[in-house]
RNA sequence: GGUAGAGGCGCACUCACGAAGAGUAGAUUUUGACAGGAUGGCCAGUCCGUUUGAUGCAGAAUCAGAAAGGCGUGCGUGCCGAAGAAAUUGUAUUGGCAACACAGUUUCUGGGCAUAUCUCCGAAAAGGAGUAUGACUGUCAUCGUUAUGAUGGAGUGCUAUC
Numbered sequence: 001g002g003u004a005g006a007g008g009c010g011c012a013c014u015c016a017c018g019a020a021g022a023g024u025a026g027a028u029u030u031u032g033a034c035a036g037g038a039u040g041g042c043c044a045g046u047c048c049g050u051u052u053g054a055u056g057c058a059g060a061a062u063c064a065g066a067a068a069g070g071c072g073u074g075c076g077u078g079c080c081g082a083a084g085a086a087a088u089u090g091u092a093u094u095g096g097c098a099a100c101a102c103a104g105u106u107u108c109u110g111g112g113c114a115u116a117u118c119u120c121c122g123a124a125a126a127g128g129a130g131u132a133u134g135a136c137u138g139u140c141a142u143c144g145u146u147a148u149g150a151u152g153g154a155g156u157g158c159u160a161u162c
Stems, first nucleotide, its partner, number of pairs: 001162005008080001010079004015074004026063007036048004041097003083109009110137002113134005120128002139153005
C1' cells in the first nucleotide's frame, strides 16, 4: 500500500402503509375595527387600499376539504467516517442580499442510550441538530489481579491476510 472484516436499539436512503398535521389551510356571503396589505424570507420596485375603508385582521354562517416537512411500522438498497456538525470556496439562482440545491477544502465527533439545557426547524409537550453530564458498549495501550479490574487515547483507528 491492497483485500476482507468487527462494534449494534449501528448509520443513511428509496418505497409502501399508518397516526398526527386537521375538520386546519381554502372558497362564498356577511358583520366589525383601523391604516395598512400583497408580491416564497429581507430590501428595492410594482400593484391594491386609506372613512366610498382592503387581495390584510377578527367574528358568524354555508360549502368543500388538502398538502409539505417531521414521526411510527415494514420490505428493500448502500454501507461501518457508515454518517453528522461547523467554517469556507465555487457553480446555479435573483434587481440585490440571504436561504435551498450541487461540487470541493479544512476542522470536530469511536458508538448508541438516558438526563439536563439552549437554540433552530416544527401544529406539537413528538422528533431532529448543538452543548454538558452519566453509566453502558466496542477497540488499542499501560498498570494490576487467583479471577472480577483501573487509567488513558482516538476511527487516516482496530483485527486478519497478501
Molecule: Lysine riboswitch aptamer
Organism: uncultured Ruminococcus sp.